[in-house]
The RNA shown here (c-di-GMP-I-GGC riboswitch aptamer) has 85 nucleotides and comes from Ammonifex sp.

Order: sequence, then C1' cells, then structure tokens
RNA sequence: CCCGCUCAGGGCAAACCUGCCGAAAGGCAGGGGCGCAAAGCCACGGGUCCAAGGCCUAUGGGUACGACUUGCCGGGCUGCCGGGG
Repeated sequence: CCCGCUCAGGGCAAACCUGCCGAAAGGCAGGGGCGCAAAGCCACGGGUCCAAGGCCUAUGGGUACGACUUGCCGGGCUGCCGGGG
C1' cells in the first nucleotide's frame, strides 16, 4: 500500500414494541437483533424526506434556516484482527 474467504478479543445495532420530545420529517432512553470491517468521526458535495415558524407566492402552493449524525451515494480524517505485496 492492497484485500476481507477464514480466526481472536470485542464493538455497533435495522424492523418492531414501550415511554418521552418535536408541527412534521424525525430524535432520545429501554427492550430487541436485521445486518455492518469502518454501521468509528466530520452535514463538505449530491440525493431523499418534512413544511409549524421564517422567506417567496398567482393563496393552490413553493422553498431549508429543519431531518436522514453518515445503516442512501460520494469525499475527508482515523482504525481492530487476518491475508498478500
């Protein structure tokens, strides 16, 4: 530097359920465990979702300052074990 078929110690935790928060998307905690070699960290680019308030509006609506905290994709930083060079 490249790879993840196999091993060790572990780690994280989807759906769903309960409680709480939020206008909503969604979030937090507990249970749960589908999966994950970066499912560790960063909302930087794209994408998707929401529309109470703000802004725009032809008053129908549109739009991120919101959310997906990265388990949608890309990018950046770091990294366990094993294998190869």

The source organism's lineage runs through Bacteria, Bacillati, Thermoanaerobacterales, Thermoanaerobacteraceae and Ammonifex. The prediction has a mean pLDDT of 79.